Transfer RNA from bacterium HR37, 83 nucleotides, folded computationally.
Model confidence (mean pLDDT): 82 of 100.

RNA sequence: GGGGAGGUGGCCGAGUGGACAAAGGCAGCAGACUGUAAAUCUGCCGGCGCAAGCCUUCGGAGGUUCGAAUCCUUCCCUCCCCA
Numbered sequence: 001g002g003g004g005a006g007g008u009g010g011c012c013g014a015g016u017g018g019a020c021a022a023a024g025g026c027a028g029c030a031g032a033c034u035g036u037a038a039a040u041c042u043g044c045c046g047g048c049g050c051a052a053g054c055c056u057u058c059g060g061a062g063g064u065u066c067g068a069a070u071c072c073u074u075c076c077c078u079c080c081c082c083a
Stems, first nucleotide, its partner, number of pairs: 001082007010026003018066001028044005046055003059075005
């Protein structure tokens, strides 16, 4: 330089127009069990709130749309193949 894949919650990783604060796993917190711990099981696990609900978020910026993690433009970054 050419071709291709990708960037999502603390980490990994699914999701490709509306059912989404977004499956699942790990980590974390609380509880059960246990003499203790580990393992196992249950619940929680973005923020505020008793709740209803509201707000913010899928690499950055802009756009399309009633509606965007998902489509478009541009930029940044990572990985693979070829040379």